[in-house]
This record gives sequence, C1' cells and structure tokens, in this order.
RNA sequence: UGUCUUCAGGGCGGGGUGAGAUUCCCCACUGGCGGUAUAGUCCGCGACCAGAUACAGUUUUGUAUCUGCUGACUCGGUGCAACUCCGGGACCAACGGUUACAGUCCGGAUGGAAGAAGAUG
Repeated sequence: UGUCUUCAGGGCGGGGUGAGAUUCCCCACUGGCGGUAUAGUCCGCGACCAGAUACAGUUUUGUAUCUGCUGACUCGGUGCAACUCCGGGACCAACGGUUACAGUCCGGAUGGAAGAAGAUG
C1' cells in the first nucleotide's frame, strides 16, 4: 500500500395535570469515532439535512464524488502539563410520525458510516 472478513449508539424508572402525554411539569436516565493528561461541551470527523456535477433510469429516483450545513461550560483544586482528572454548579442532543409539544417511544434503519480489529498478497 492493494484485496477481503468481522465489528462499529446509549437512555423514561417514579410522581403530577389531563379525555388523551414514555411528547407538558417535577425528579430520573444516556453520551458515536480519531487527536490531545483520561473529553457529549476543545480540535478534527461521521451521522442527519441541503446543493452541484457525473453516471444509470421513462418518471419518481438511485449511486459516486465534491461543496455547504452541523448543538452545548464554567468556577475551584492537583499537576510540568487537564475547557479531558477530582470537587461544585450549568448546558446540549437531526429528520418524519403521534389522541398532546419527544435526546430516551415508533419509523427511514436487518440501512449507511467516522473508525476499530483481523486475514491475505
């Protein structure tokens, strides 16, 4: 460095209101991949969504590449070094659906993928 194989996202439990809520309110619970002093909040990436180009298709559309979009943190302590550890207090979470507004339910998804491990030349 080529080819192939496998793997690769977690979480609503209790109470309240109501005709109806795992969707509202109170408490609770969860945290993809690489980097870096151990990270949901730093840097970078993936996923989702939008567009352009190419190819395929009668059309809807599909695939590939590229571009865009892409949430949220502070204080104290230790230390050579930490927005990563320890302690305190905060904050964030695509799209479609639903008897009622969803990070936690259902769906696209038995999908795709950052990447991880392995086999082989």
Predicted 3D model of a 121-nucleotide RNA (FMN riboswitch aptamer (RFN element)) from uncultured Lawsonibacter sp. The sequence is in RNAcentral, with records from MGnify. Of the family's consensus pairs, 100% are formed in the model. The prediction has a mean pLDDT of 84. Rfam family: FMN riboswitch aptamer (RFN element). Rfam links the family to the GO term FMN binding.